Model confidence (mean pLDDT): 81 of 100. SAM riboswitch aptamer (S box leader), 99 nucleotides, folded computationally.

This record gives sequence, structure tokens and C1' cells, in this order.
RNA sequence: CCCUUAUUAAGAGUGGCUGAGGGAACAGGCCCGAUGAAGCCCGACAACCUGCUUUGGUGCAAGGUGUCAAAUCCUGCGGUGUAAACCGGAAGAUAAGGU
Repeated sequence: CCCUUAUUAAGAGUGGCUGAGGGAACAGGCCCGAUGAAGCCCGACAACCUGCUUUGGUGCAAGGUGUCAAAUCCUGCGGUGUAAACCGGAAGAUAAGGU
């Protein structure tokens, strides 16, 4: 890189350094940002693995890893529908396992 499975509307900062961008990519929207973006440090959270606990459900820890504006910010393909909207898919992300 690829494959399989699961999850993807819960949760998490009045901190320090720094200083202009950011919300995955393309397009269209809509937003965040000098009352401080991205990044780094600290801190926090707890879906998955792990450890402890329980008959089990569960609960606790925070070691692996991940995450910490808005549903994965929304739409893009298909179905239902007058519409609003709903359902499914694709793509992406994360985890566990596999080739």
C1' cells in the first nucleotide's frame, strides 16, 4: 500500500510558546481565525486494544494508539418524497486483525 470487521450526532482548555492561516483531497456551499489559525509543549477525553473488576451487563485505570468547533461541518451517487427531510451507498478517518 491492499483486504476484512467495527465505529464514525457522546466526551475533552479562560494554560504556555509562536504568529496567519484552517475546516483530508477536488467542486459547490457554509463556517472558524489578531478576543490568536496551523504547529510544538502541557493538560484533558475514553470509541478500539490492553490491565484490573464483575457470572455477566458494567465499572475503574490511562499503558498502546487515537481524539479534543460545528454530524466525518453540509452536499456530490442511488431510493422515497411537492418540499423539508429520511434511508442507503461511495469516499475519508480511527481501531483491531490479516495478506
It matches the Rfam family "SAM riboswitch aptamer (S box leader)". Gene Ontology term of the family: regulation of gene expression. From the family's description: The SAM riboswitch is found upstream of a number of genes which code for proteins involved in methionine or cysteine biosynthesis in Gram-positive bacteria.